[in-house]
FMN riboswitch aptamer (RFN element), 118 nucleotides, folded computationally.
RNA sequence: GUCAUUCUUUGGGGAUUGGUGCAAUUCCAUACCGGCGGUAAAGUCCGCGAGCGCCAAACGGUGCUGAAUGGGUGAGAGUCCCAUACCGACGGUACAGUCCGGAUGAAAAAAGAAACAG
Numbered sequence: 001g002u003c004a005u006u007c008u009u010u011g012g013g014g015a016u017u018g019g020u021g022c023a024a025u026u027c028c029a030u031a032c033c034g035g036c037g038g039u040a041a042a043g044u045c046c047g048c049g050a051g052c053g054c055c056a057a058a059c060g061g062u063g064c065u066g067a068a069u070g071g072g073u074g075a076g077a078g079u080c081c082c083a084u085a086c087c088g089a090c091g092g093u094a095c096a097g098u099c100c101g102g103a104u105g106a107a108a109a110a111a112g113a114a115a116c117a118g
Stems, first nucleotide, its partner, number of pairs: 001116001005114006017029003031098002033088002035048004043086002051064005068084005090101003
C1' cells in the first nucleotide's frame, strides 16, 4: 500500500393519546420510524441489500420491486434551511411501515487481523 485470498467482529428503527366496534397497536383522528455505498450531509436522486416470482440437486442465475414538490442560501444541494406532501415485502390476525412469525436467520456493507507486495 490493497487487484486478489483467508479469518474475526459489527451490521434496522417505530403505535402515543383518543374514537367506533363483540373484537382493531390492523379501521378513523393523532403520533412515531428511516439499512448500506455514491454525491454538498438523501426514506423519496443514482446504485445495492432486504422482500417476492421463475429456473437450479446445490453454488447460483434471472425477472419484478415504494415514495417530492415549491421557496431560500451557495461556486456547487432533488442531499442543507423553511414550508407542505408522499412511501413502506411476505405469512398470521378485524384490513398492519410500527404487533406476532420465518429471524438467536440472511445480507448490502463497515471496521480489524492474517497473508502478500513494495
Its mean pLDDT, the model's own confidence on a scale to 100, is 82. It was read from a public genome assembly, where an Rfam model found it. It matches the Rfam family "FMN riboswitch aptamer (RFN element)". The family has 146 seed sequences and 6,230 matches in Rfam 15.1.